[in-house]
RNA sequence: GCCCUCAUAGCUUAACUGGUAAAGCAGCUGCCUCUUAAGCAGUUGACUCCAGGUUCGAGUCCUGGUGGGGGCA
Numbered sequence: 001g002c003c004c005u006c007a008u009a010g011c012u013u014a015a016c017u018g019g020u021a022a023a024g025c026a027g028c029u030g031c032c033u034c035u036u037a038a039g040c041a042g043u044u045g046a047c048u049c050c051a052g053g054u055u056c057g058a059g060u061c062c063u064g065g066u067g068g069g070g071g072c073a
Stems, first nucleotide, its partner, number of pairs: 001072007010025004019056001027043005049065005
């Protein structure tokens, strides 16, 4: 220098070939308990790495960039 791949909630991951962004853990509230933990019920939280483009509509497609990983030279 070139190519491939990944980036979504505090963390780990989903999102079926474009159609209102889910789950587990964690957090918060309550129940239970002498207390803690465990268990049970409820609940908060991401405009999806950044900037553009296409589209009625983009996490998803296209272009450029940033960062992580891998390959070639």
The RNA shown here (transfer RNA) has 73 nucleotides and comes from Candidatus Nealsonbacteria bacterium CG_4_10_14_0_2_um_filter_40_15. Rfam family: tRNA. Rfam's curators write: Transfer RNA (tRNA) molecules are approximately 80 nucleotides in length. Its family is annotated with triplet codon-amino acid adaptor activity in the Gene Ontology. The coordinates come from a structure-prediction model, not an experiment, and the mean pLDDT is 80.